[in-house]
Molecule: transfer RNA
Organism: bacterium
């Protein structure tokens, strides 16, 4: 310096070939169960889907640049 894959909730990741509300599991908090507590069961909160632009009614999803992070090559 190329090429490839990622970058979405605190953590791990899913997902969407452009629309009806952005989702799991794990952590967090409430509640029930206990003599407490784990466990186990129900609830809840939490999100600028890296950034900037573009097409377009309509972007988290397509397109263009950029940042990050990883494995190759060199």
């Nucleotide at each position: 310096g190329c090429u490839u894959g990622g970058g979405u909730a605190g953590c791990u990741c899913a997902g969407u070939u452009a629309g009806u509300u952005a989702g799991a599991g794990c952590g967090u908090c409430c509640c029930g169960c206990u003599g407490a507590a784990g466990a186990c069961g129900g609830g809840a909160a939490g999100g600028u889907c890296c950034c900037c632009g573009g097409c377009g009614c309509a972007a988290u999803u397509c397109c263009g640049g950029g940042c990050c992070c990883a494995a190759g090559c060199a």